This is a predicted structure of a 1506-nucleotide RNA (small-subunit ribosomal RNA) from an uncultured bacterium. Its Rfam family is "Bacterial small subunit ribosomal RNA". Model confidence (mean pLDDT): 86 of 100. The RNAcentral record of the sequence draws on ENA.
């Protein structure tokens, strides 16, 4: 510090996810030791038991026990009681609390403070009770009552008054501070060991507190208004004390957008975690403060409480009870139970520290010090160290060679956790006591932890686990599994070769831990103060006026609030950082320093901001004079056109469409002429022209009226900018009332279209559109760009104004201000683009955004007559959703150009019969494959057996075939017989070995046996090689370097010409190159050379015959060469490339014809059944052999062919002319036989020699339009040939038979010249079996205007939501399942509030005739007090309502999600009616239609601008 993930790829936006650190944790697996920390986050639920606050005899009386006793008594201990002090501390918890609760800084002239310290003054006199105790009574108990006795440091009276307090007065003064005066009131307690401890009053201090204030302290505005003691005053009450704290009266205030009131949540802080920081999160342990003590109320006592282990009352709960009544409060320490994912011992000790009481000894102390439990955390240590290769065994893997675990182990040497023994701490020295006046000095006692830590000695090699290994992210193989089981933080893995699942081996990372889950910060600049954005990604308010607020020109003076600076106080300790130190180190602990960015006070500075005051004119406004304009409102008025009405002329149609129909018309339409009525809108001018803030504004005239611009520089003197709320304006549609209504026209109706057509098209047509008044308040209200100001190169149009030059006036040139366009420097931007009209550079103010969906929806509120608008969520769900640009592909987009692509022609197919292949069906099997073009006379260049892979039956098991071992041997061939369908099995006869040799043998070969193995046309062509098809013989496909672009990528390869061609030329940020094209190769066409046998024959001779002699001229054969290159001419083009020419020449002319040749790639195209091959599967069978059957089936359907339908023909006759080929298990002549297939025969030929071999269309004659003298299917009989064998199931022949068929619907195929058509011939395969296939020659056409259309293709361009690429993508209803959610008659519960009722305890007030010791009084009585009663207040409770939150809820609404459901096709291309926004109506649904709007519309044309 970043990384993964949207795409085919790219850049950007943007979310999601990961790597880091942390925790009071929990869970899973595992677990050795120690130290230091830490441990109910949930039920502030309920609690058994024990303990957690007592102490003082030096305040007091009494009782008991013991001791002493000089018998009075004394002493010690114990017990309860009176009295004093403590119990308000310490300890727990976080419920409540959004508050002066907390933090921080101040104030208290408005206050208190027991114990402690210092100072001043005092401690005199007198009195009455009471508990304990005794007796009695009541009660189950708890306890209570009555009578009697008694003490005090308990209680009361008097004196004194340093003082203090109160009223009044004076001075000071920040009101109550300080000083002084008069009057009135007001204190005390004693004890003992005789030196101290106490007591009273006052002052001061210290400590601890009370109160007040500034500032800070969560979320919601879908909480916007709140408030009656409320706000203030006067007077009182109350308190330690100010105060509506409380009360009476008076006034009507107080708070709030700087967020009152309400709701939700929460103890606050020092700190802690994280982070570079700013910040974010958090408040457990430790420390400070607060609050609470089962829920709620109340006071008492006291220095202090409204009191955790005090009281009292109400409520809930638990317990005891004799039913009358009582007792209780672990959020103290342990512990129990419940809840929960989850949190400990009913331990030891007061030895230390601290606290209470005491003069002290001491007592008490679950505070505390320790121990125990838990890997809960941090820190430290250990499970060994050194040597050790045959690289052991074993595991894993393997290409079988090896590799790896691995120096790892074994083994050798060493040390010695554990364990045992001995010794054994620090923490503890004070107080007390002794001496001393004191300061101080002195010696001894005291340890829970703990026989612990530690030291010494002895001593055994002595536990390792967990997660991960596809990328992020460090670490890879094998097996199993087969979209199953499973994994997963994100992307994503798994459908038979999974580094992603499970196991194993190996590896990586941490380690007594390792992982997972949860939560926090980080990364996240993803709420952006530091540090983001808003044209198109989310985001500028529809527009203006303007309030609060924010911001504000120039100059001078003052002030010093902000700001800056110095000092002071504070910022507790701990924590943190740091120096040093202590536990062997560390964690941990001790000590010094720093930090603590804050607040307050004092002093200083004055640039900037603020404030106050005085000036200025550059901002702003005013004045004067001009000026343009569809700016607004009102009134009037004009012509064209549509429609309607009347009249005339006139006759059969009109209208409408892609084509039609509905409709109108003989009752006279349309057309045409004239006249009239009415409503609405204003052609041309008209213009990226003008005006307006926006919406918007268009004939002409008049009236009223707003704003702008220019010139002058006369006036005011900052009067300014922006603008939350607020107010106003605001297209279209829509709403209300009343008018109006020509045209248009939602809805509606009809006609078409269509599978349907609730649409597009047509005919009609109502609201509406228009006017007046009133609502609505929204639009793609857009420049998708808020307003203001300033600055920053230019060029070129255009509107308005004013100057200058020029001119008679103009034209023209030039300057300037203000509008409005285009192109573009710099700059900017993700790119596109923007660019003085900024999206550049800056400042100020407002609005808005924070992933997609859910959703601009629900609920709530406000507005509206309604429609609806404004404001505006969540659950849930996804890993994306977007923007710009790139390359492709695609378009019912465009341009250019090719091709038998269309057109023009010729002949076919589709109809018939047959052949053949396929589908389907059938079957025991009908083996398998091929599937649009590019499967279907295809694999098959040939299924009767064989082939053959299929079926049935029979049969073999190392096998039909290969290699290796052992044993034996010959093997092989011939004959015959038996069983059998045969394979096979059994028997039999005859003949008979080969090679090498070192002579031992070895090898080849055969048989038998056992095992390794063979074998498989079994599966996977989606694991593969090879081969092939196809686009396509289309002209394309790429690279290097350079350049451009952030990048994908572009350029080159585009452009202008040209070509069959990316062929060539020219141009050009490209220059070159490669694979393709072309050429080189073969063949046909002309010529030449060479060579003449089997070929040829002009000349000579010869013959029936090139037969022979002869010859090699010709033909031909087969080797070599020549020839053609747009080379020449003319024209054209650009002078190029090239094109044109019934030009020349030439056998051939523009690649001469044909072939071979197939770029990068596409189709997971085809083939595992040619072959090869990975993996999987079978192994007495999925292998091998055999017989028979099947592949030949047959209601049908399709493809490809053959033969026909006839006269361009059939039949008969005639007999002329080819080429390519093939032939020895072969071709087979002549001749003979047969009607014929064929048979006999065997010459010749290993073939330019012989044979197949007859070429056929042709020509002549006949038939005369007929199912025929056409056609030949089918069938019968008789034959031929091949073959072991023609039944299933061959081909052929003869005779007989003589079917469909009369040129073929929709549709569709081939062909551009020696081609189509037509005619034969040959060959491969093959025993036999072509109408197929391959090849060959004969005869031999027609047509092409042309490129609009169909199909395919190439190049450029455009749009795109496609990229598996249009066979793409994708929308909505409906149906099904699941999930969350809104409404909902209601229902249940919580919170809160209003009115009223009730009113415990309690204090207060009043009464107090009942009761009472202290003082006065002789007494009566008084004073004072108590019980009791009454009153207002008030907790709980009740009645009636309001508000609010949550749960449930029949039914219901939409939403989301879900491999293969239904209906359509809305959107993306001009998406086939451009889509979209607002609104209204309609419709199964997407949607359709009307009105207005924007372009975020393709295409063509025109105008304008550049």
């Nucleotide at each position: 510090a970043g990384a993964g993930u949207u795409u085919g790829a790219u850049c950007c936006u943007g979310g999601c996810u990961c790597a880091g650190g942390g925790u009071g944790a929990a869970c899973g697996c595992u677990g050795g030791c120690g130290g230091c920390g830490u441990g109910c986050u949930u039920a502030a639920g309920a609690c058994a038991u024990g303990c957690a606050a007592g102490u003082c005899g030096a305040a007091c009386g009494c009782a008991g026990u013991c001791c002493c006793c000089u018998c009075g008594g004394g002493g010690a201990c114990u017990g309860a009681g009176u009295g004093g002090c403590g119990c308000a501390c310490g300890g727990g918890u976080g419920a409540g609390u959004a508050a002066c609760a907390c933090g921080u800084a101040a104030c208290u002239g408005a206050c208190c403070u027991a114990c402690c310290u210092c100072g001043a003054a005092g401690u005199c006199c007198a009195g009455a009770a009471u508990a304990a105790c005794u007796c009695c009574u009541c009660g189950a108990a708890a306890g209570a009552g009555g009578a009697g006795c008694u003490a005090a440091u308990a209680c009361c009276g008097g004196a004194u008054g340093u003082g203090c307090u109160g009223u009044c007065c004076c001075c000071u003064c920040c009101u109550g501070u300080g000083g002084g005066g008069c009057c009135a009131g007001u204190a005390a307690a004693g004890a003992u060991u005789c030196a101290u401890c106490g007591c009273u009053u006052c002052g001061a201090g210290a400590u601890g507190g009370g109160g007040u204030u500034g500032c800070g302290u969560u979320c919601c505005a879908u909480c916007a208004g709140c408030u009656a003691g409320u706000u203030g005053g006067u007077g009182g009450g109350g308190u330690a004390a100010a105060g509506g704290c409380c009360c009476a009266c008076c006034a009507a205030g107080g708070c709030g957008a700087c967020g009152a009131c309400g709701g939700a949540u929460a103890g606050c802080c020092g700190g802690c975690c994280u982070g570079a920081g700013a910040g974010g999160g958090u408040g457990g342990c430790c420390g400070g403060c607060c609050a609470c003590a089962g829920g709620g109320g109340c006071a008492c006592u006291g220095a202090g409480a409204c009191a955790c282990g005090g009281g009292u009352c109400c409520c809930a709960c638990u317990c005891c009870u004799a039913c009358g009544g009582g007792a209780g409060g672990c959020a103290g320490c342990a512990g129990u139970u419940a809840g929960g994912a989850a949190u400990c011992u009913u331990c030891c000790a007061c030895a230390a520290u601290g606290g209470g009481c005491g003069a002290a000894a001491g007592c008490c102390u679950g505070a505390u010090g320790g121990a125990g439990c838990g890997a809960c955390g941090c820190c430290g240590c250990g499970u060994g160290a050194g040597g050790g290769a045959c690289g052991a065994a074993g595991g894993u893997u393997c290409u079988c060679g090896g590799a790896u675990c691995g120096u790892a182990a074994a083994c050798c040497u060493c040390u010695g956790a554990a364990u045992c023994g001995a010794c054994g701490a620090c923490g503890a020295a004070a107080g007390a006591c002794g001496c001393g006046u004191a300061a101080g000095c002195g010696g001894g006692a005291u340890g829970a932890c703990g026989g612990u830590a530690g030291u010494c000695g002895a001593g055994u090699a002595a536990u390792a686990g967990c997660a991960c290994c596809g990328g992020c992210u460090a670490a890879c193989u094998c097996c199993g599994u087969g979209c199953c089981a499973g994994c997963a933080g994100c992307c994503g893995c798994g459908g038979u070769a999974a580094u992603a699942c499970g196991g194993a081996g190996g590896g990586u990372g941490c380690a007594a831990g390792c992982g997972u889950u949860a939560c926090c910060c980080g990364g996240a600049a993803u709420c952006a103060c530091u540090g983001g954005g808003c044209g198109u990604a989310a985001a500028g308010g529809g527009c203006g006026u303007g309030u609060a607020g924010g911001c504000g020109g120039u100059u001078c003076g003052g002030u010093a609030a902000g700001u800056c600076u110095g000092c002071u106080g504070u910022g507790a300790a701990a924590u943190c950082c740091u120096g040093g130190g202590g536990c062997u180190c560390a964690a941990c602990c001790c000590u010094g320093g720093g930090c603590g960015c804050g607040c307050a006070g004092c002093g200083g500075a004055u640039a900037c901001u603020g404030c106050c005051g005085g000036g200025c004119u550059a901002g702003a406004g005013g004045g004067u004079g001009g000026u343009a304009g569809a700016g607004g409102c009102g009134a009037g008025u004009g012509g064209a056109a549509u429609u309607c009405c009347g009249a005339g002329u006139g006759u059969a149609g009109c209208g409408g469409u892609g084509a039609a129909a509905u409709g109108c018309g003989c009752a006279g339409a349309u057309a045409u002429u004239c006249g009239g009525a009415g409503g609405a809108a204003c052609a041309c001018c008209a213009g990226u022209a003008g005006c307006g803030a926006a919406g918007g504004c268009g004939g002409c005239u008049c009236g009223c009226u707003g704003g702008g611009c220019c010139a002058c520089a006369c006036c005011u003197g900052a009067c300014g900018c922006u603008g939350a709320g607020a107010c106003g304006c605001g297209a279209a549609a829509g709403c209300g009332u009343g008018g109006g209504g020509a045209g248009c026209g939602a809805a509606c109706a009809g006609g078409a279209u269509u599978a349907g057509a609730u649409a597009c098209c047509c005919u009609g047509g109502u609201a509406g559109u228009c006017c007046a008044c009133g609502c609505c308040g929204u639009a793609a209200a857009c420049g998708a760009u808020g307003g203001a100001u300033a600055c920053u190169g230019g060029g070129u149009g255009u509107g308005g104004g004013c100057g200058g030059a020029g001119u008679c006036g103009a034209a023209u040139c030039u300057g300037u201000c203000u509008g409005u366009g285009c192109c573009g420097a710099a700059g900017u931007u993700a790119a596109c683009g923007c660019g003085u009209u900024a999206a550049g550079u800056a400042u100020c103010c407002c609005g808005c955004c924070u992933g997609g969906g859910g959703a601009g929806u629900a609920c709530g509120g406000c507005c509206g007559c309604a429609a609806g608008g404004c404001u505006a969520a969540a659950a849930c769900u996804c890993a994306a959703a977007a923007g710009a640009a790139u390359u492709g592909a695609c378009g019912g987009g465009g341009g250019c150009c090719c091709g038998c692509a269309c057109a023009a022609g010729c002949g076919g197919u589709g109809g018939a019969g047959c052949a053949u292949g396929u589908g389907g069906u059938u079957u025991a099997a009908u083996u398998c494959g091929a599937a649009g073009c590019a499967a279907c006379g295809c694999g098959c260049a040939g299924a009767a057996c064989c082939u053959u892979a299929c079926c049935a039956g029979c049969u073999c098991u190392u096998g039909a075939c290969a290699u290796g071992g052992c044993a034996g041997g010959a093997c092989g061939g011939u004959u015959u017989c038996c069983a059998g369908a045969g394979a096979u099995g059994g028997a039999u006869u005859c003949c008979u070995u080969c090679c090498c040799u070192u002579c031992g043998g070895g090898g080849a070969c055969c048989u038998g046996c056992a095992c390794a193995c063979a074998g498989g046309u079994g599966c996977u062509g989606c694991a593969u090689g090879g081969c092939u098809g196809u686009c396509g013989u289309c002209a394309g496909c790429u690279c290097g370097u350079g350049u451009c672009g952030u990048g994908a990528g572009a350029u080159g390869u585009u452009g202008g010409g040209u070509u069959a061609a990316g062929u060539c030329c020219c141009g050009c940020a490209a220059c070159g190159a490669g694979c393709g094209c072309a050429a080189c190769c073969c063949u046909c066409g002309c010529c030449c050379c060479u060579a003449g046998u089997u070929g040829c024959c002009a000349u000579c001779a010869u013959u029936u015959a090139g037969u022979u002699g002869g010859g090699c001229a010709c033909u031909c054969u087969a080797g070599g060469g020549g020839g053609a290159c747009u080379g020449c001419c003319g024209g054209u083009g650009a002078u190029a490339a090239g094109c044109c020419g019934a030009g020349a020449g030439g056998a051939a002319g523009g690649u001469g014809g044909g072939g071979a040749u197939g770029a990068c790639g596409u189709c997971a195209a085809g083939u595992c059944c040619u072959c090869a091959u990975g993996g999987c599967c079978c192994u007495u069978a999925c292998g091998g052999g055999c017989u028979g059957g099947g592949c030949u089936a047959c209601a049908c359907a399709c493809g490809u062919g053959c033969u026909a339908c006839a006269a361009u023909g059939g039949c008969g006759g005639u007999g002329a002319c080819a080429a390519u080929g093939g032939g020895c298990a072969g071709c087979g002549a002549a001749c003979c036989c047969g009607c014929g297939a064929g048979g006999g025969g065997g010459a010749g030929c290993u073939a330019a020699u012989c044979c197949c071999a007859a070429a056929a269309a042709g020509c002549c004659g006949u038939c005369u339009c007929a199912g025929u003298u056409c056609a030949g299917a089918u069938u019968g009989c008789a034959c031929u040939c091949u073959g072991c064998a023609a039944c299933u199931c061959g081909a052929g022949u003869g005779c007989a038979u003589g079917a469909a068929g009369g040129c073929g619907g929709a549709a569709u195929c081939g062909c551009u010249a020696g081609u189509a058509a037509u005619c034969g011939u040959g060959g491969a395969u093959c025993a036999g079996a072509a109408c197929g296939c391959c090849a060959u020659g004969g005869u031999g056409a027609a047509u092409a205007c042309g490129u609009u259309c169909c199909c395919g293709g190439g190049c450029c361009u455009u749009g795109u939501a496609c990229a598996c690429a249009c066979c793409g993508c994708c929308c909505g209803u409906c149906a099904c399942a699941c999930c969350a959610u809104g409404g909902g008659a209601g229902u249940u519960g919580g919170g809160u509030u209003u009115a009223c009722c009730c009113g415990a305890a309690g204090g207060c007030a009043g009464c107090g005739c009942g009761c009472c010791a202290a003082c006065c009084g002789c007494a009566a009585g008084g004073g004072g007090g108590c019980a009791g009663c009454u009153g207002a207040c008030c907790a709980c409770g009740g009645u009636a309502g309001g508000c609010u939150c949550a749960g449930c809820g029949a039914c219901u609404g939409g939403g989301g999600u879900g491999a293969a459901g239904u209906c359509g096709u809305a959107a993306c291309a001009a998406g086939g009616u451009a889509g979209c926004c607002g609104u209204a109506g309609g419709g199964g649904a997407a949607c359709c239609u009307g009105c207005g709007g924007a372009u975020g519309g393709a295409u063509c044309a025109c105008c304008u601008c550049c």